[in-house]
Context: one part of a larger RNA
C1' cells in the first nucleotide's frame, strides 16, 4: 500500500407518513367604496421578537341566542387572575375603529408639516371646509335689459376589482423551407367602460314559387361552397337536430323601476342520535379465538398495532330571538311621447363581411354630392324586367351561454417534501438590484416528555462517560428509517529486481468452514489483452463528454386520416348535440356520416355512360362488404423526444455612474513675468518718437493644493471587476466642484472616440408576445429472438437538407414450375483489348518528279545546275480517345439440359439510407506524383470476431447459437522467445546479402553460348634486340620520332612506328609497340564478346541499437528447386444443449376457423442503420370488507442456497418496526452513465498558496484555565496641510456601563464596532420647520389630442441663495451655545409713504482680533538648612515685530439672480408669546460608497514651531497611532 471480512464516523437516499398543493363536480356569490374601500404605517399583552385577533373602549367592549366546565390565541414557562350570579367557547346584531390611502381645509419627500370657521363642559375637545356634473335660489361686470362669472342648497361621481365581457388604438418574431400580397392575428400587449352575466334579440330577415317567423349557445351541415403570389393557408350560409323562449314602448291599455303594507316558505349556531363481552400474545388490542348485539346507521377520522357495536360522528329526526333573503298578493309614485334626412342612394379612398377588387351584391364611413314619403321605399350576390319578400334612418327586453379572485359541501386508476403551488416551516419571507423587477433553502424523538435527578472527567451553561426513563436511548433533542460517496479503526491473504486499460484463463502456497463429499477469502508465477459514450470511411486515439454518489432529467396528449389486428352486427352500420336515470352503469335520441353505381365539363343518362354522324371503335365503368368501436405503427394541425441561440416587438423602469445644459453656493500655497493707459523728462511748427518712473494685462510662465491620466516597473485566483511606485500634463481658466433640476431607448447627449446613458451599448435594463424559430450541435434510460440495409441513381437557391426511384423488414396475393440462381451446351447482335495502315488525321529515311525557290547560260525565248522547300507516286519503317481492310475473351439476349434450395414478380404498411474507405483490375486527371481526385468493375471494412501479416478498419485465410483439459486442416510456420523439422536431397550466396534504394561503376563468384591463340610452344614472367636514308620536308633562335602544319615512304630484316609516353634550350637519355631465345602447359591451358543467377560500390540526421519482432543464424535458422511429417483459427468433424423455420405423427383443449404439448427428419441462428416478435420490472385501479403481518409489513445490509438463456424471481441471516399484496385484466409522470444536464454531499489538488501597505518593536507588572496581540507603567518607532481637530450627506445605536466568548474579527483572545442586560441624545438664540422667491414641478378655469393624455394662465410647491436674537465658565460613565452659574439679546397688529433689501473679476491699500516672536516691569511658586543672591517655570500690564476675516479704493468687459417678508418714517391699537422635529456615535472612514474590519472614493472649516518665498520639502508640538498573525 491491494483484495477480503468485522465494526464506526460523515452525509440524508430510500421506505412509512401528511398538516400543503393540483385538478374537477354540484350548490351560492360575483359582496366593496366619501357612513371613507381595497392595501398599509404605527400602536395594542404582567412579561411580548415574530405571526395571528383587536383598534387610545386597542388577543378587546354591549345585546340576543346557543353551550355547559373549565378558561386566559400560535406558545411553554413565571406571576396573577376569571367562572354554575353560566366563564373561555359558537352564531346574530350593535358601539368603538389612532393616521397614511380615491383622501377630500392647504401643503407634502404616503403613513407628515401648516391652517380658517362654527359650538360648548374653554380643552391636548367635537364638528364644518376638496374638485366636476345635474338641478335649484340668491347675487350680479364690460353694457341699458341679459349674459358670462361669484355664493348658497341638495343629489350624483371619484378609488379598487382574479376571470369572464364590449368598444377604442394596435406589434413582430414566426409560417410561406429565401420574400414583398398573403400568414402569424385582429392575437400580445396598451387604453376606456360595464355587469352578475356582457353583447345581440323581435326582420327595410331568409328562403325559393314549397314556405319559415327576434336574439343566443350546443350537434350537423363541412374542411362543403367558396376565397387565395388559386402558394402557404383562410374558410362560410340556408337548412336539419336541440337548449331557452317573451315580447313590447315613443296616444290608451300597458310595462318597466322603486317604496310601503302583509302573508308564506327556507336557514344560523345547536340538540337527539342503535349496538360487546371473555381469554391468548404484546409496553399497549382496536389483531387472533370463543360467544353475543345493532343497524335508515358495515361513510369518515380519531384512540398506546388492523374498531359497524370506545370517542367524535354516520343515516334518520328535532328546533329557533332580532335583522336580512327568497316569492306571493294589495297600494302608491316616478318615467317614456307620434313612423324617425344631410337619411337612403350615387363618386372618390378605405374598412368589416369566409370573400386579398375581383363580374362583388349587402354592411360601415373620411371627403364631395344628395332623393322618395305607402299610387312609396328596401332586399333575394353585378346589372335589367317579372315574381316574391319586407318596411330603414327612435327605444327596452329575461331565459337558454361565457368565467372563477371567493364561500360550503364533495370528488380524484392526481403529488408525497428534489415531487405538490415560488410557498406543508415567521414566503413572496430571507438575500440581490437605483428602479421596474428577481427571489429562495428549510416537514418526521415518543403512545405520552415519562426531554435524561444525582455522580464523575473538563476552564467550561462545550463535549463525553455512568445512573435513571422508556418496549426501544446506535429513539438523546445535530434526535424514525438510515443507502452510497467520502473518511477512519480491527483483521486472514499478499507486496520492497519491479513495468500493471487492472480483468481474465491457468495455477501452487497460506487462512478460513459452510445448506459437506463441496466450498470461501487471497494469490506467488505463466498465457492473452491499448475503457465507455458521441461524431464518424475510420478512434486506445494525442477528436468530443463525464471528478464521484445519491435523486431527478427526454418520443406524450387531442383531433382528423391511414393500414393492420380484436369485437359486435352485417347490404348495411353507426349515433352528434341534448333528454331521462345513475354510488358506478345504463336507457333514450336517426338530425347527420359512411356504404350499398357508374360515367360525362354539364344539362343528363344509367350496369351502362362519354366521344362521335354512327348502333362503329375507344375511354371510364359494371361480377359486389361494409361499418362502428377498443388497441397499435405512421401521417397532418397542434411547442409535439428533450435542452440550447445571437435576435425581433410591446409595455413600462433608469440621467444618485456618466454626457450636455439651467439655477444657485464654494475653491485655487507661493514665486516670475510686466501689456495698454497714466505721469515725468527729452524732442517736434504741433504730432510722431525716444527714455525713465508707474501702472498691474494675460485661454502668460514655474509650481503645491485640487483636477488629469505621459512613460515604465508591479499587480493579473490582485489589496483594487482598472489599482500601487516612479515619472508626468493643466493649475485665473474653453478651469475645477457641492446641491437642486431638465434631455430616455431608433430616442437622448455627444470640443465626434460610435464615445457615454448605473462594473458588458453599432441601438440601455425589466417584464411580456414566448415553449419565438434553429435544413444546426449534444443527449434519449430493462432483456432475449428471426431477418438485416444505404453512402447510389434523378430533381432541388441544391450540394453536410428534402423527395421520387434502386437497396431492408412486415404482411398478404399469385403460382408450386412455365418463375428466380448458378453450371454446362446451342444460337444470336456487338467493334472493346489487340492488330493494322485500306480511309482520316499525324509523322521518318530513301528514290522518282510536278510546282516554287536559288544559281548560270542566253537579247528573248528558252535551257542547265541544285547537299534548298516539296504535292503526287514507289520503297523501306512509324503511328492514334474521337482512324479501322480486320478482330477476340468475358459481358448480354434468348432456347434445352442439370443441380440447387429457395427466390423472383405483384400490392399494402413501416423504415433507414443519398459524407463512404481501402485493395485488385480497366481508364480519365495529376508528373502513368500523393494514404491525390474522378468514374467502371470485384472484394473487403463499414456492419465481421477468430488465425496470420511482430504490433497494423480495407491485405491473405477464415464467415462466431451455446458447451468441451476430444480429433482433422487453411493462410502462416516448425533453433530459443514460441506449438511444430536444429527434416531429407541437389545448388547459390561471404556480403550478416538475407535484414531499405537508382543511374553509374568494378578482372566478386556460378551457369551458357559465340569466338581468337596454342606442343610449328599460346598468356604472364626472365634475357636479349627494337635499325638505316634521317636532323622526313615546312617552321623555327633551335625543332633532331615525341611545340606546331603536311607527308607519312622506302631499305636492312627474326622483328623495330618518319615514333605510343618519360624526358632535353636542342640533341642525349630511358621504356613501350614489334621480334628472337628461356620457361613451361592434356585433366591442356590462355584470352576476347554476348546472355544469365547470386552478391559488391554507389548508400549522410536528428532522445537510443531503431532499415530481420528480438536473441542469434554462414555445407545456415539465407536464397533456388524438390520431397515428406509436424503444428496451426471460433474453419471442419465429434459428443451433448439451446432456439427459429418448414414437413410429418401423436395426445390434449376448441367458439370447429385453430390453438397448445411431446417426438422425429431437415435445415439455419456474425451484424450498426433499421423492420418485425416474446418477456422482466416499477407507480396506480379493480379482482380486495379476499389474504400476509407486533410469533414483525415496506425499506435497508449479507449470502458459499434455489428457479429462470436473460431482463429478474424466491429462500436464509442481521437492521427495522407497521404496513404490504398473489392471480388475472386495466392505466401510465415506467426503468439512466454520459446532455460543458439540474440540486445536494462528499473528493482532489493540500495540510499546499495565502493571513490585504516594510510605520516597529521591547521590558515589567495586573487578570486569566491559557497573553506576541487585553490592562496598567516604562523604552523605541510613525503621522504631524494629517494618520489631528469640528460640521455637511450618508448610516442608525455602531455611543457609555455591566456580564459573556458558540459564531463573526483572515491567527489566539480574557479583548471588539461582536452576543446579553442595563443607560444615554434637554434649545425662543445651532439647524430645521415657518416667511420669501431662482432653475425647475403640478396646475381650478382654459387650449389641444383614438383613449391613457400633452400643453399652460391665474395660482400652489420648490434651496444650493435672501429672512429676529447668546456668551463665557462649569458639570457626566455616556449631552451640551440645548443642563447649571454668571452676564445677554431678539421679537407681535392695522394702514399710509418711499427708500432699501439687491450682488461680477481681477488688482492694491488699510490695519487689527485670535494667536504669536522679542523685550521691559509687577507679582506668585521653585531652587536652598534658613536669608540674601541666582537658576528655572508661571501670571498680569507696557511697547514692539509677523498677523485673517472684513472694508475701502483701482481697473477690465464678458456688464454681473428673483421676490416677497423684514428694515427705515408717520398714524393708531395691543403687553402676550416663544410650540413641534434634530442633537447619541462614525464622518479622508474598521460605522458613508465600493460583496469584506477592501492600500481605492468622498463637499466644507481651523489647520502650530524650526529652516524656507511656500499649505513645497526635512524634523517636530499639540494630539493620535505601530496598520488583528
Nucleotide at each position: 500500500g491491494g483484495c477480503g471480512u468485522a465494526u464506526g464516523g460523515c452525509g440524508g437516499a430510500u421506505g412509512c407518513c401528511u398538516u400543503g398543493g393540483c385538478a374537477c363536480u354540484g350548490a351560492a356569490a360575483g359582496a366593496c367604496g366619501a357612513u371613507g374601500a381595497a392595501g398599509g404605517a404605527c400602536g395594542u399583552g404582567g412579561u411580548a421578537u415574530a405571526c395571528u385577533g383587536c383598534g387610545a373602549u386597542a388577543a378587546g367592549u354591549u345585546u340576543c341566542g346557543g353551550g355547559g366546565a373549565g378558561c386566559u390565541g400560535u406558545a411553554u414557562g413565571c406571576a396573577g387572575g376569571c367562572u354554575u350570579u353560566g366563564a373561555u367557547c359558537c352564531g346574530a346584531a350593535a358601539a368603538u375603529u389612532u393616521c397614511c390611502g380615491a383622501a377630500u381645509g392647504g401643503g407634502g419627500a404616503a403613513a407628515c408639516c401648516c391652517a380658517a370657521c362654527u359650538c360648548u363642559a374653554u380643552a391636548u375637545g367635537a364638528g364644518u371646509u376638496a374638485c366636476u356634473u345635474u338641478a335649484u335660489a340668491c347675487u350680479g361686470a364690460a353694457u341699458u335689459c341679459a349674459u358670462a362669472g361669484g355664493u348658497g342648497u341638495a343629489a350624483a361621481g371619484a378609488g379598487a376589482u382574479a376571470a369572464c365581457c364590449u368598444g377604442g388604438a394596435g406589434a413582430a418574431c414566426u409560417g410561406a423551407a429565401a420574400c414583398a400580397u398573403c400568414u402569424a392575428a385582429g392575437u400580445a400587449a396598451c387604453c376606456a367602460g360595464a355587469g352578475g352575466a356582457a353583447a345581440a334579440g323581435a326582420a327595410a330577415u331568409c328562403a325559393a314559387u314549397u314556405g319559415a317567423g327576434a336574439c343566443u349557445c350546443c350537434g350537423u351541415g363541412a374542411g362543403u361552397a367558396g376565397u387565395g403570389g388559386c402558394g402557404a393557408g383562410c374558410g362560410a350560409a340556408a337548412g336539419c337536430g336541440g337548449a331557452c323562449u317573451a315580447g313590447g314602448c315613443c296616444a290608451g291599455c300597458a310595462a318597466u323601476u322603486u317604496u310601503g303594507u302583509u302573508a308564506a316558505u327556507a336557514u344560523a349556531a345547536u340538540u337527539u342520535g342503535a349496538a360487546u363481552a371473555g381469554u391468548u400474545u404484546g409496553g399497549a388490542a382496536a389483531c387472533a379465538c370463543u360467544a353475543a348485539c345493532c343497524a335508515u346507521a358495515g361513510a369518515a377520522g380519531g384512540u398506546g398495532a388492523u374498531a359497524g357495536u370506545c370517542c367524535u360522528g354516520u343515516a334518520g329526526a328535532a328546533g329557533u330571538a332580532a335583522u336580512g333573503a327568497u316569492u306571493g298578493a294589495c297600494a302608491a309614485a316616478a318615467u317614456u311621447c307620434u313612423u324617425g334626412a344631410g337619411u337612403a342612394a350615387a363618386g372618390c379612398g378605405g374598412g368589416a363581411c369566409a370573400c386579398g377588387u375581383g363580374a362583388a351584391a349587402u354592411c360601415u364611413u373620411g371627403c364631395u354630392u344628395g332623393a322618395a314619403u305607402a299610387u312609396a321605399g328596401g332586399g333575394a350576390g353585378a346589372c335589367c324586367a317579372c315574381u316574391c319578400u319586407c318596411u330603414a334612418a327612435g327605444c327596452c327586453u329575461a331565459a337558454g351561454u361565457a368565467c372563477u379572485c371567493u364561500u360550503c359541501a364533495g370528488u380524484g386508476a392526481c403529488c408525497g417534501a428534489u415531487a405538490g403551488u415560488g410557498a406543508a416551516c415567521u414566503a413572496g419571507u430571507a438575500c440581490c438590484g437605483u428602479g421596474a423587477g428577481g427571489g429562495a433553502a428549510a416537514g418526521g424523538u415518543g403512545a405520552a416528555a415519562a426531554g435524561a435527578a444525582c455522580c464523575c472527567c473538563u476552564a467550561u451553561u462545550a463535549g463525553g462517560g455512568g445512573a435513571g426513563u422508556g418496549a426501544a436511548a446506535u429513539a438523546g433533542a445535530a434526535c424514525c428509517u438510515g443507502a452510497a460517496a467520502c473518511c477512519g479503526u480491527a483483521u486472514g491473504c499478499c507486496u520492497a529486481c519491479a513495468a500493471u486499460c487492472a480483468g481474465u484463463c491457468g495455477a501452487a502456497g497460506c487462512u478460513c468452514u459452510u445448506u459437506u463429499u463441496a466450498g470461501a477469502g487471497u494469490g506467488a508465477c505463466g498465457g492473452c489483452g491499448u475503457a465507455c459514450c458521441u461524431u464518424u470511411u475510420g478512434u486506445a486515439u494525442a477528436a468530443u463528454g463525464g471528478g464521484u454518489c445519491a435523486g431527478u432529467g427526454a418520443c406524450u396528449u387531442a383531433a382528423u386520416u391511414u393500414a393492420u389486428u380484436u369485437a359486435g352486427c352485417a347490404a348495411g352500420c353507426u349515433u352528434a348535440a341534448g333528454c331521462c336515470a345513475u354510488c358506478a352503469a345504463g336507457g333514450u335520441g336517426g338530425a347527420g356520416g359512411c356504404g350499398c353505381a357508374g360515367c360525362g365539363a354539364a344539362a343528363g343518362c344509367g350496369a351502362g355512360u362519354c366521344u362521335u354522324a354512327a348502333u362503329a371503335g375507344g375511354g371510364c365503368g359494371a361480377u359486389c362488404a361494409g361499418u362502428u368501436a377498443g388497441g397499435u405503427g405512421a401521417a397532418u394541425u397542434a411547442g409535439a423526444c428533450c435542452c440550447g441561440a445571437a435576435a425581433a416587438c410591446g409595455a413600462a423602469u433608469g440621467a444618485g455612474c456618466u454626457u450636455a445644459c439651467c439655477a444657485u453656493g464654494g475653491g485655487c500655497a507661493g514665486g516670475u513675468u510686466g501689456a495698454a493707459a497714466g505721469c515725468a523728462a527729452g524732442g517736434u511748427a504741433a504730432c510722431a518718437c525716444u527714455u525713465g518712473c508707474u501702472g498691474g494685462a494675460g485661454g502668460a510662465c514655474c509650481g503645491a493644493a485640487c483636477c488629469a491620466g505621459u512613460u515604465g516597473a508591479c499587480g493579473u485566483u490582485g489589496a483594487a471587476a482598472a489599482g500601487u511606485c516612479u515619472u508626468u500634463g493643466g493649475a485665473u481658466g474653453a478651469c475645477u466642484u457641492g446641491u437642486g433640476g431638465u434631455a430616455a431607448g431608433g430616442g437622448g447627449u455627444g470640443a465626434a472616440a460610435g464615445g457615454c446613458c448605473a462594473a458588458c451599448c453599432a441601438a440601455a435594463u425589466u417584464c411580456g408576445u414566448a415553449g419565438a424559430u434553429a435544413g444546426c450541435u449534444g443527449g434519449u434510460u430493462u432483456u432475449c429472438c428471426g431477418c438485416g440495409a444505404a453512402a447510389a441513381c434523378u430533381a432541388u437557391u441544391u450540394a453536410g437538407g428534402u423527395a421520387g426511384u434502386g437497396c431492408g423488414u412486415u404482411g398478404a396475393a399469385u403460382a408450386a414450375a412455365c418463375a428466380u440462381a448458378c453450371u454446362u451446351u446451342u444460337g444470336g447482335a456487338g467493334g472493346u483489348a489487340g492488330a493494322g495502315c485500306a480511309c482520316u488525321a499525324a509523322a521518318u529515311g530513301g528514290g522518282c518528279u510536278a510546282g516554287g525557290g536559288g544559281g548560270g547560260a542566253g537579247a528573248g525565248a528558252u535551257c542547265c545546275c541544285u547537299a534548298c522547300c516539296a504535292a503526287a507516286c514507289c520503297u523501306a519503317a512509324u503511328a492514334a480517345a474521337a482512324c479501322u481492310c480486320c478482330g477476340a475473351a468475358u459481358g448480354c439476349c434468348a432456347a434445352a439440359a442439370g443441380u440447387a434450395a429457395u427466390u423472383c414478380c405483384u400490392c399494402a404498411a413501416c423504415a433507414g439510407a443519398c459524407a463512404g474507405a481501402c485493395u485488385g483490375u480497366g481508364g480519365g486527371u495529376g508528373c502513368u506524383a500523393a494514404g491525390g481526385u474522378c468514374c467502371a468493375u470485384g472484394g473487403u471494412c463499414g456492419a465481421g470476431a477468430g488465425g496470420g501479416g511482430a504490433a497494423c478498419a480495407g491485405c491473405c485465410c477464415a464467415g462466431a447459437u451455446c458447451a468441451c483439459c476430444a480429433g482433422a486442416u487453411a493462410a502462416g510456420g516448425u533453433c530459443c522467445c514460441u506449438a511444430a523439422a536444429u527434416u531429407a536431397u541437389g545448388a547459390u550466396u561471404a556480403a550478416g546479402u538475407g535484414u531499405g534504394a537508382a543511374a553509374g561503376g568494378a578482372u566478386g563468384u556460378g551457369g551458357a553460348a559465340a569466338u581468337u591463340c596454342c606442343u610449328a610452344a599460346a598468356c604472364a614472367g626472365c634475357c636479349g634486340g627494337g635499325a638505316g636514308g634521317u636532323u622526313g620536308g615546312c617552321u623555327u633562335a633551335g625543332a633532331a620520332g615525341c611545340a606546331g602544319c603536311c607527308a607519312u615512304c622506302c631499305u636492312u630484316u627474326a622483328a623495330a612506328g618518319a615514333u605510343a609516353g618519360c624526358g632535353u634550350a636542342a640533341c642525349a637519355g630511358c621504356u613501350c609497340a614489334c621480334c628472337g631465345g628461356u620457361c613451361u602447359a592434356a585433366u591442356a591451358g590462355a584470352g576476347u564478346u554476348u546472355c544469365u543467377g547470386c552478391g559488391c560500390c554507389u548508400a549522410a540526421g536528428a532522445u537510443g541499437u531503431a532499415a530481420c519482432g528480438g536473441g542469434g543464424c554462414u555445407c545456415a535458422a539465407a536464397u533456388c528447386a524438390u520431397a515428406u511429417a509436424c503444428c496451426g483459427a471460433a474453419u471442419c468433424u465429434g459428443u451433448g444443449g439451446g432456439u427459429g423455420u418448414a414437413u410429418a405423427a401423436a395426445a390434449u383443449u376448441u367458439u370447429c376457423g385453430a390453438a397448445u404439448u411431446u417426438u422425429a427428419u431437415a435445415u439455419g441462428c456474425g451484424g450498426u442503420a433499421g423492420c418485425g416478435g416474446a418477456a422482466c420490472g416499477u407507480u396506480c385501479u379493480g379482482u380486495a370488507a379476499g389474504c400476509c403481518u407486533g410469533u414483525a409489513a415496506a425499506g435497508g445490509g449479507a449470502u458459499a442456497c434455489c428457479c429462470g438463456c436473460g431482463a429478474g424471481g424466491g429462500a436464509u441471516c442481521c437492521u427495522g418496526g407497521a404496513g404490504g399484496u398473489a392471480u388475472c385484466a386495466g392505466a401510465a409522470g415506467u426503468g439512466c452513465g454520459a446532455a460543458u444536464g439540474c440540486u445536494g454531499a462528499c473528493a482532489u489538488a493540500a495540510g499546499u498558496a495565502a493571513c490585504g501597505a516594510u510605520a516597529a518593536a521591547c521590558g515589567a507588572a495586573g487578570u486569566g484555565a491559557a497573553a506576541a496581540a487585553c490592562u496598567u507603567c516604562g523604552u523605541c518607532g510613525c503621522c504631524g496641510a494629517a494618520a489631528a481637530u469640528c460640521c455637511a450627506a450618508g448610516g442608525g445605536u455602531u455611543u457609555c456601563u455591566g456580564c459573556g466568548c458558540a459564531a463573526g474579527g483572515u491567527u489566539a483572545a480574557u479583548c471588539c464596532g461582536c452576543g446579553c442586560a442595563g443607560a444615554g441624545u434637554u434649545a425662543g438664540u445651532c439647524g430645521g420647520c415657518c416667511c420669501c422667491u431662482a432653475a425647475g414641478g403640478c396646475g381650478a378655469g382654459g387650449g389641444c389630442g383614438a383613449a391613457a393624455g400633452c400643453c399652460g394662465u391665474a395660482g400652489u410647491c420648490g434651496a444650493u441663495g435672501g429672512g429676529a436674537a447668546c456668551a463665557a465658565g462649569g458639570u457626566u460613565a455616556a449631552u451640551a451655545u440645548u443642563c447649571c452659574u454668571u452676564g445677554a439679546c431678539c421679537g407681535a397688529g392695522u394702514g399710509g409713504u418711499a427708500g432699501u433689501g439687491a450682488c461680477g473679476g481681477a488688482c492694491u491699500u488699510u490695519g487689527u482680533a485670535a494667536a504669536u516672536u522679542g523685550u521691559u516691569a509687577a507679582c506668585u511658586c521653585u531652587u536652598a538648612a534658613u536669608g540674601g543672591a541666582u537658576u528655572g517655570a508661571g501670571u498680569u500690564a507696557g511697547c514692539u515685530g509677523u498677523g485673517a476675516a472684513a472694508a475701502a479704493g483701482u481697473u477690465c468687459c464678458a456688464g454681473g439672480a428673483a421676490a416677497u417678508a423684514g428694515c427705515u418714517c408717520c398714524a393708531c391699537a395691543a403687553u402676550g408669546a416663544g410650540a413641534c422635529c434634530g442633537u447619541a456615535c462614525c464622518c479622508u472612514a474598521a460605522a458613508c460608497c465600493g460583496a469584506c474590519a477592501c492600500a481605492g472614493g468622498u463637499g466644507g472649516a481651523u489647520u502650530a514651531a524650526u529652516a524656507g518665498a511656500g499649505u513645497a520639502u526635512a524634523u517636530u508640538u499639540a494630539g493620535g497611532c505601530g496598520c488583528u498573525u